[in-house]
RNA sequence: AGAGUUUGAUCCUGGCUCAGAACGAACGCUGGCGGCGUGGAUUAGGCAUGCAAGUCGAACGUGAAAUCGGGGGCAACUGCGAGAGUAAAGUGGCGAACGGGUCAGUAAUGCAUGGACGACCUGCCUCAUGCACUGGGAUAACCCUCCUAACGGAGGGCUAAUACCGGGUACAGUCCUUGGGUCGCAUGGCCCGAGGAUGAGAGGAGGGGCUCCUUCGGGACCUUCCGGCAUGAGAGGGGUCCAUGUCCUAUCAGCUUGUUGGCGGGGUAACGGCCCACCAAGGCUUACGGGUAGCCGGCCUGAGAGGGCGACCGGCGACACUGGCACUGAGACACUGGCCAGACUCCUACGGGAGGCUGCAGUCGAGAAUUUUUCGCAAUGCCCGAAAGGGUGACGAAGCGACGCCGCGUGAGGGAUUGAAGGCCUUCGGGUCGUAAACCUCUUUUGUACCGUUAGAAGGCGGUACGCGCGAAUAGCGCGAACCGUCGGACGAAGGUAAAAAAAAGCUCCAGCCAACUACGUGCCAGCAGCCGCGGUAAUACGUAGGGAGCGAGUGUUGUUCGGAUUCACUGGGCUUAAAGGGCGCGUAGGCGGCCCGGCAACUCGAGAGUGAAAUCCCGUCCUUCAAAGGCGGAAUGGCUAUCGAAAGUACCGGGCUCGAGGGUGGGAGGGGAGAGUGGAACUCCUGGUGUAGCGGUGAAAUGCGUAGAUAUCAGGAGGAACGCCGGCGGCGAAAGCGACUCUCUGGAACACACCUGACGCUGAGGCGCGAAAGCCGGGGGAGCAAAGAGGAUUAGAUACCCUUGUAGUCCCGGCCUUAAACGGUGAGUAUUAGGUAGGGGAGAUACCGAUGUCACCCUUGCCGAAGCGAAAGCGAUAAAUACUCCGCCUGGGGAGUACGGCCGCAAGGCUGAAACUCAAAGGAAUUGACGGGGGCUCGCACAAGCGGUGGAGCAUGUGGCUCAAUUCGAUGCAACGCGAAGAACCUUAUCCAAGGCUUGACAUGGCGGUAGUACCGAACCGAAAGGCGAGGGACCCCGAAAGGGGAGCCGUCACAGGUGCUGCAUGGCUGUCGUCAGCUCGUGUCGUGAGAUGUCCGGUUAAGUCCCUUAACGAGCGAAACCCUUACCCUUAGUUACCAGCGUAUAAAGUCGGGGACUCUAGGGGGACUGCCUCGGCAACGAGGAGGAAGGUGAGGACGACGUCAAGUCAUCAUGGCCCUUAUGCCUUGGGCUGCACACGUGCUACAAUGGCCGGCACAAAGGGAAGCAAACCCGCAAGGGGAAGCAAAUCCCAAAAAUCCGGCCUCAGUUCGGAUUGAAGGCUGCAACCCGCCUUCAUGAAGUUGGAAUCGCUAGUAAUCACGGAUCAGCUACGCCGUGGUGAAUAUGUUCCCGAGCCUUGUACACACCGCCCGUCAAGCCACGAGAGCCGAGAGUACCCGAAGUCGCUCACCGAACCCGCAAGGGACGGAGGCGCCGACGGUAAAAUCGGUGAUUGGGACUAAGUCGUAACAAGGUA
Repeated sequence: AGAGUUUGAUCCUGGCUCAGAACGAACGCUGGCGGCGUGGAUUAGGCAUGCAAGUCGAACGUGAAAUCGGGGGCAACUGCGAGAGUAAAGUGGCGAACGGGUCAGUAAUGCAUGGACGACCUGCCUCAUGCACUGGGAUAACCCUCCUAACGGAGGGCUAAUACCGGGUACAGUCCUUGGGUCGCAUGGCCCGAGGAUGAGAGGAGGGGCUCCUUCGGGACCUUCCGGCAUGAGAGGGGUCCAUGUCCUAUCAGCUUGUUGGCGGGGUAACGGCCCACCAAGGCUUACGGGUAGCCGGCCUGAGAGGGCGACCGGCGACACUGGCACUGAGACACUGGCCAGACUCCUACGGGAGGCUGCAGUCGAGAAUUUUUCGCAAUGCCCGAAAGGGUGACGAAGCGACGCCGCGUGAGGGAUUGAAGGCCUUCGGGUCGUAAACCUCUUUUGUACCGUUAGAAGGCGGUACGCGCGAAUAGCGCGAACCGUCGGACGAAGGUAAAAAAAAGCUCCAGCCAACUACGUGCCAGCAGCCGCGGUAAUACGUAGGGAGCGAGUGUUGUUCGGAUUCACUGGGCUUAAAGGGCGCGUAGGCGGCCCGGCAACUCGAGAGUGAAAUCCCGUCCUUCAAAGGCGGAAUGGCUAUCGAAAGUACCGGGCUCGAGGGUGGGAGGGGAGAGUGGAACUCCUGGUGUAGCGGUGAAAUGCGUAGAUAUCAGGAGGAACGCCGGCGGCGAAAGCGACUCUCUGGAACACACCUGACGCUGAGGCGCGAAAGCCGGGGGAGCAAAGAGGAUUAGAUACCCUUGUAGUCCCGGCCUUAAACGGUGAGUAUUAGGUAGGGGAGAUACCGAUGUCACCCUUGCCGAAGCGAAAGCGAUAAAUACUCCGCCUGGGGAGUACGGCCGCAAGGCUGAAACUCAAAGGAAUUGACGGGGGCUCGCACAAGCGGUGGAGCAUGUGGCUCAAUUCGAUGCAACGCGAAGAACCUUAUCCAAGGCUUGACAUGGCGGUAGUACCGAACCGAAAGGCGAGGGACCCCGAAAGGGGAGCCGUCACAGGUGCUGCAUGGCUGUCGUCAGCUCGUGUCGUGAGAUGUCCGGUUAAGUCCCUUAACGAGCGAAACCCUUACCCUUAGUUACCAGCGUAUAAAGUCGGGGACUCUAGGGGGACUGCCUCGGCAACGAGGAGGAAGGUGAGGACGACGUCAAGUCAUCAUGGCCCUUAUGCCUUGGGCUGCACACGUGCUACAAUGGCCGGCACAAAGGGAAGCAAACCCGCAAGGGGAAGCAAAUCCCAAAAAUCCGGCCUCAGUUCGGAUUGAAGGCUGCAACCCGCCUUCAUGAAGUUGGAAUCGCUAGUAAUCACGGAUCAGCUACGCCGUGGUGAAUAUGUUCCCGAGCCUUGUACACACCGCCCGUCAAGCCACGAGAGCCGAGAGUACCCGAAGUCGCUCACCGAACCCGCAAGGGACGGAGGCGCCGACGGUAAAAUCGGUGAUUGGGACUAAGUCGUAACAAGGUA
């Protein structure tokens, strides 16, 4: 620091996802040790049990028992002593308001920061000053009696105090009146006085010489200590007030009656409406309401800014079963106090009672989930105490949990010319796990066992002698250091010893992101997945294994937060087309604002000061061996506060200026607006005339109109609407919008002048107004047009497009609606930044004026362009450039501009405007293709022109289908179908079928064992054959003298053979096709962010990307062409088997022969054609014509097929990966099938006849083939053929007759002398064999068929058509097929509109497996979430009223009461209390609404879901833009 993902590719926008860090976590697998941390986040749900707040006898009065001892007693027992002034309860004091827990509530009564109290309180502690005099009456405990189940309680009697009460005193304090001083900040503060009123207390302990008293204990007294009272001060703690900050929501916009203020009073420690009476009518506004939440120091993350969080530790707050209330107290409205109400639990004798773990443990429950009912007060701290000491689940420790962080270990070294065994892979060679193991040497952390304690501890008490202080004191007490003794540890290291490598490694991942690959299994299954995506038979993506990568006592997953995300943008984003400018204006608040001078100091800047707790973070250092953790010091704490200072800028105050803005004057432009009037053209209707059969309408028609007279035409009349030409990217307006003419009223802008005002400006949340069309309400009007409606067509349908009609409406007046692709898809304003050109308006200079021209200026409307900007397209002084100001708006797509709520509207509807759910995209611009019922140019037997066919018939052949035991397999639009088949009777042949057999096999190689009459031959027998059985016969090679050994062979066995079994979608090779089409690319350069473009485009030309020209391109390659072959002409060379002109010879004749080398021909070489020449056109390329020539513009034909496309074809030619079969899917054999036939199609043959058929006669080829062959002559047969055998391995011989043609004859238009199918008979040939199932011959038979519907094929010249000939395969043949050969030998092409295919350029695109594309909506099915819904249920909050507990307060008080007063007393008074009444008041109740949530028959749309239905809306002019 980035990466993946939208596309065929690209750039951009934009979302989703990943890599990082973190956690009070949880879950999976795994788990050795230690240190330090940390651990109920959910039900503030319920709780058994134990403990968590007591202490003081030096405040006070009481005061046991067990037990032991003693005496007595037989014993029971006991009045004595000890236990013991102990335990215990009580009075009293202090504490219990701290400490500990939790986060429910709380959005401010809280918290944080900074201030204020001149409006306050403060127990214990410290300091200072002073005081403590004198009295009184009770009461618990205790005893007695009584009630009660219990909890508790009643009555009577006794008693103490530091408990309670009275009196006195006080220079203090407080209050009132008042004098003075001083200070401040408004109320006022502080100090010094005067007068009046009020105004406290308590003792306890130790020691003690004198004096006094004594109950002889002691006391007074002195002294020390502790305690008490008053006042002042301090420290610390608290209370209150103020400012600023503190989450989401406007689909909460208004809230408020103690409300805001005043006066008076009450209350409080204290201010205050805190409370009350009265008066006034104010107060607040992101208020009020809703949701959520304890706040902070800090913690996590981040570069930072920021975002998230508020566990542990620390500060503050709140709460203590729920709600209310007060009491006590320095402090509480009180976690382990009280009262009341409620819910719950428990006890009960049913009458009543008890309780509150959100203290520490623990338990149940719910939950993904959170520990021991441990030890100790030794330390730290707190409470009580004079102290010893007691208490303390605070705390210190241990335990449990890998929950986190940190550290350590699971060994270290050596060990491979056996890289062991084993696993996995393998191309079978090997590779890898791997020095890893084994083995040798060494070590012993940790663990185990045993031993063992340090620091943590300071101190207390006692003693000894001492110093200081108080004191009369050598008592005593306090303080201090030293020594001795004693008490003091819950927990617990370190260290030592022993043995042996001994006891200790896993988890995740390995397609990309992202580091790490193979095999097998599986076969869109099972499964994986964070995103993109993997899996449909070779999966590095699933599962397993081997190997590898990462981390490591852990590792993965899940969840959450921040990051990446500049994806809410302060730092740091945008709005023409990606999401996003408000439809337009006026203008309120607000924000922002020209030049100069002076002032002020709020902002701003500077300085020092205070504060910003500690901890944390950071730095330094110290210390645990290091680390985590910890100690000390520093820095930092961005902030806030007051003070002092500065004065540039902003704000504010004052003064001035004119350029912004406005005004004035002037002459012009204009469909600017409103009202009134006028006009002509057209149209329709009406009337009349002329006139007659149609009109109208369309692609074509029909509906419609018309003989009752239409259309057409003329005249007249009526009506409504719109204003042709001018007219123009020309004008005006803010936008919507405005178009005949005239008048009236009226708004705005531009220009010129520089006269006036003096910043008066810009923008503009709300608000107000305007606002096309359609629509609505009321009233008019209605010619034309025309939703709806009707009819006619079209169509599969046609609720459309087209046609005929036609109503609202369109028009006017008044009132609503308020939307739009209200668009320049571009908010308004100001300033700055090259130009060029054209249109409109104004005013000027100049040419003497005008017209007009030229020059410069302002405003306006366009185009092109510099810089710049932009993703690009593009924008470019009319910015989308550069800046500033203000407003509006955006934050992935769908859901959805929907739902709910609110506001507006008569309605339609508008404005505001979500969520659940769902997707991995949705998009913008541009690129290359492909496509278009887009365009342009141009080709091709593509059409047209023409000739002949196919489609009809019969037959042949191939295919589909059907059939069959089997009809083997493949080929399937063009580009399968006389194709693989250039030869299926058996064989071929294929496991296609039936049947019979073989099992190392029909064939190859190797290992091991065996074999001697073995290999081999093989009669007989069984059998359809294969095969089985098998008499008999019977070998070979090498070494060796021989014996013997070895080999071949054979037998057995093991490896293996074999497979036309599968996959052509795993492949090679080969082939088809587009297409012999003219294309396809590269290098360098250039352009573009890039895909890519350029080149290859333009203009010509060509068969051609052929060539020329132009040109940011210049060149090049693969194709085209050429080179190659055949053919056409000539020359030359060579003449045998070919040839024969001349010469000779021979013959019936014949190159038959001698010869010849001329010719034909053969086959080698060469020539020839190149637009070379001429004319014309053209820059050129080239074209048109001509000459010559055998041939002329690539002469004709062939071979040759670019980059690529179709997952085209072929695993059955061959080869080959993988899979499958192995007594069978291999091999052999017999027979059958591949030939089956109701049908359908393709390709052909033969015909339908006279351009013919038949008969007879007579010509002329080329190219081939021939030895398991071709075969002559001759003979036989009607013939097929047979016999025969010459010749020939071939320019020699043979096949071999060419046929059509030509000549002659017959047939005469007929199902025929056409046609030959079919069938019968007789033959021939091949072959082991012609039944299924061959060909041929002869005779006989003589079918369909008389030129072929829709449709469709071939061919442009030696072509079509037509006629024969040959060959391959082959025993024969189904050949009419195929491949070749020659003979005869045409017609037509005006042309490119159309059909098909193709090329180039261009255009549109939502297509890119590319139009056989994409894609929309209803319906049907499944599933999910949501809205509405008669209602039903619940929650929280409030309002009004009713009831009214406890309790405070107030009033009352005839009842009750020791203290004080009067009184001898009785009694009275004062005061207090019970009781009663009243205000307030929780719970509860009633009522009506609102809010939120759940649920609801039914209903509405929505999202999603491989192959459902109907259509075809959109994307190409998408077929109606």
This is a predicted structure of a 1521-nucleotide RNA (small-subunit ribosomal RNA) from a metagenome. The coordinates come from a structure-prediction model, not an experiment, and the mean pLDDT is 84.